[in-house]
Context: one part of a larger RNA
Molecule: large-subunit ribosomal RNA, domain I
Organism: freshwater metagenome
RNA sequence: GGUGUAUGGGGAAUAUCUUGGCAGUAAGAGGCGAAGAAGGACGUAUAUUAGCCAGCGAAAUGCAUCGGGGAGUCGGCAAAUAGACUUUGAUCCGGAGAUGUCCGAAUAGGGAAACCUUGCUACUUGAAAGAGUAGUAACUAUGUAGUGAGUAAACUAGCUACAUGAGAGCAAACGCAGGGAAUUGAAACAUCUUAGUACCUGAAGGAAAAGUAAUCAAACGAGAUUCCGGCAGUAGCGGCGAGCGAAAUCGGAGUAGCCCAAACUAGAAAGCAUGCUUUCUGGGGUUGUAGGACUCGCAUACGGAAAAGCAAUUAUAGGAGAACGGUCUGGGAAGUCCGGUCAAAGAAGGUGAAAACCCUGUAUCCGAAAUGAUUGUGAUCUAGCGAGUAUCCUGAGUAGGACGAGGCACGUGAAACCUUGUCUGAAGCAGGGGGGACCACCCUCCAAGGCAAAAUACUACUUACUGACCGAUAGUGGACAAGUACCGUGAGGGAAAGAUGAAAAGAACCCCGAUAAGGGGAGUGAAAUAGAACUUGAAACCAUACACUU
Numbered sequence: 001g002g003u004g005u006a007u008g009g010g011g012a013a014u015a016u017c018u019u020g021g022c023a024g025u026a027a028g029a030g031g032c033g034a035a036g037a038a039g040g041a042c043g044u045a046u047a048u049u050a051g052c053c054a055g056c057g058a059a060a061u062g063c064a065u066c067g068g069g070g071a072g073u074c075g076g077c078a079a080a081u082a083g084a085c086u087u088u089g090a091u092c093c094g095g096a097g098a099u100g101u102c103c104g105a106a107u108a109g110g111g112a113a114a115c116c117u118u119g120c121u122a123c124u125u126g127a128a129a130g131a132g133u134a135g136u137a138a139c140u141a142u143g144u145a146g147u148g149a150g151u152a153a154a155c156u157a158g159c160u161a162c163a164u165g166a167g168a169g170c171a172a173a174c175g176c177a178g179g180g181a182a183u184u185g186a187a188a189c190a191u192c193u194u195a196g197u198a199c200c201u202g203a204a205g206g207a208a209a210a211g212u213a214a215u216c217a218a219a220c221g222a223g224a225u226u227c228c229g230g231c232a233g234u235a236g237c238g239g240c241g242a243g244c245g246a247a248a249u250c251g252g253a254g255u256a257g258c259c260c261a262a263a264c265u266a267g268a269a270a271g272c273a274u275g276c277u278u279u280c281u282g283g284g285g286u287u288g289u290a291g292g293a294c295u296c297g298c299a300u301a302c303g304g305a306a307a308a309g310c311a312a313u314u315a316u317a318g319g320a321g322a323a324c325g326g327u328c329u330g331g332g333a334a335g336u337c338c339g340g341u342c343a344a345a346g347a348a349g350g351u352g353a354a355a356a357c358c359c360u361g362u363a364u365c366c367g368a369a370a371u372g373a374u375u376g377u378g379a380u381c382u383a384g385c386g387a388g389u390a391u392c393c394u395g396a397g398u399a400g401g402a403c404g405a406g407g408c409a410c411g412u413g414a415a416a417c418c419u420u421g422u423c424u425g426a427a428g429c430a431g432g433g434g435g436g437a438c439c440a441c442c443c444u445c446c447a448a449g450g451c452a453a454a455a456u457a458c459u460a461c462u463u464a465c466u467g468a469c470c471g472a473u474a475g476u477g478g479a480c481a482a483g484u485a486c487c488g489u490g491a492g493g494g495a496a497a498g499a500u501g502a503a504a505a506g507a508a509c510c511c512c513g514a515u516a517a518g519g520g521g522a523g524u525g526a527a528a529u530a531g532a533a534c535u536u537g538a539a540a541c542c543a544u545a546c547a548c549u550u
Base pairs, nucleotide, nucleotide: 001549002548003547004546005545006544007543008542009541015535016499017498020470021469022467023466024465025464026463027462028461029459030458031170032169039103040102041101042057043056044055046082047081048080051077052076053075054061063097065095066094067093068092072085073084074083108117109116110115118137119136120135121134122133123132124131125130139167140166141164142163143162144161145160146159147158174205176202177201178200179199185192189239215222216221226253227252228251229250236244237243257451258450259449260395264283265282266281267280268279269278270277271276272275288429290394291393292392293391294388295387296386297385298384303382304381305380309377310376311375312374313373314372315371316370318366319365320364324339325338326337328335340357341356342346348360349359350358400424401423402422403421404420405419406418407417410436431446432445433444434443435442486493487492506534509521510520511519512518
């Protein structure tokens, strides 16, 4: 020096665990905000007493009230002492209130957020100067009133005042609309694709959007929209490349239909040609085998909607709730053995090891002063049918066309259909659109106004429950003072870090040492090689002892 064995140091793997995550299911809720939000700053505890988290707001760890509850309490990290509250019911839990500094849409003006400065009204204080308290003072929209130009007039524009629980900002995804890429693929690349995706913006709802045929179909017919299955990777489109990619029939989920404009008419107002026009309000009326106005005849609630109130159910605190003892081992019994019991309860968690019967619970039953939700009821409101066809009405810068684009699965193609930037421009019921160039016949529907539940999408949030999901390099980035520490001018990036023990019983006292660090005794404990650098404690690496070997 090497090998082996043993004992240690070091180290943190592994095992066990779980406060935290992940993914769902079923319900709920689907918003908050000028009545000042979301998010913050600064304060706030009886003292020792500083800090962080949570709560609260100068009425500050809380106030008042209505309920619940029934013995301790003064939040957690985090223990103690003094002090205080409490059966005259505290602490605690729930309902509905009060208070709620400053910043923040931030809104009296300003501003480098949490600060500075001011006007008016009322009040307090002061001799005064001043100080303080409570209100009020942003912008926009709408309404009313006043005033009032260019320009003669004007109920013009504008300006001013007052009123309005109006708007503004925030929020995870879902929805609609206005804009709208590139990487990429095409094995290059330009049409094409990625993709109407990402992203930006607008306004909204608990859903949104769509929606009762100017739709499809095919010679038969269907009968709003949405979603799912399927048709079908089909028909098609396509530098016919890469790729893109329907629809109808069919099967399901769920079903719901209505209202205006107009003709005509009643009333009111205004204008001037003084018998017409316009406007407003009401009636009427709403469709395609055309319908309605108009004329004539007949008839009068089956049903539908719904405020307050009432009733039921339910949410937000809660209450009752069965049944076990002993022996042995052990530090400890829930384990073993012996003998019992309950079960509409043998879900689960805890308790010194593994508990139906010890504790909290569980099955089941019961419960609300207050506020909310759902359902029912509910004052009240709400409809028509037939015949006739002379006249009138039935959505115009619209339909359609040309040029240029976009959308349709459809890239200009034979390219219909839908939208429209520019230019044009009908018919009007004897009318008009569509049926994939176009024409005819035939069939079908009625545009140029509007509303609408359900089936569908999503989950920041609340409650209950579940998992052949993770178990601290995993699972969220985050089980811990985590979006913290730290980095960056900034946008932004972004960690590491869990476990003594059943119980602190957390090591009195003695010794070495520097009044250390650390250690040795003693003591606690089942255990201290469980001693706070604390469960287990692998390997690398470093030692010590012994044996063998060179």